[in-house]
RNA sequence: GGGCACUUAGCUCAGUGGUAGAGCGUUUCGUUGACAUCGAAAAGGCCACAGGUUCAAUCCCUGUAGUGCCCA
Numbered sequence: 001g002g003g004c005a006c007u008u009a010g011c012u013c014a015g016u017g018g019u020a021g022a023g024c025g026u027u028u029c030g031u032u033g034a035c036a037u038c039g040a041a042a043a044g045g046c047c048a049c050a051g052g053u054u055c056a057a058u059c060c061c062u063g064u065a066g067u068g069c070c071c072a
Stems, first nucleotide, its partner, number of pairs: 001071007010024004018055001026042005048064005
């Protein structure tokens, strides 16, 4: 220098055009003599950034940045 993949909650990841979710973690409550387990609830997201297409974009297109892999 060229190619490919990925970027979504604190962590690991779903979500292929129409209200952003799960597991784990955190906080509170219940259960217990207490802890654990279990149950219930809550908080936590500019969906990497910018632009475009669309009535509508996490999703499609372009560019930028970061990470990983391959080639030279």
Notes
Predicted 3D model of a 72-nucleotide RNA (transfer RNA) from a Patescibacteria group bacterium.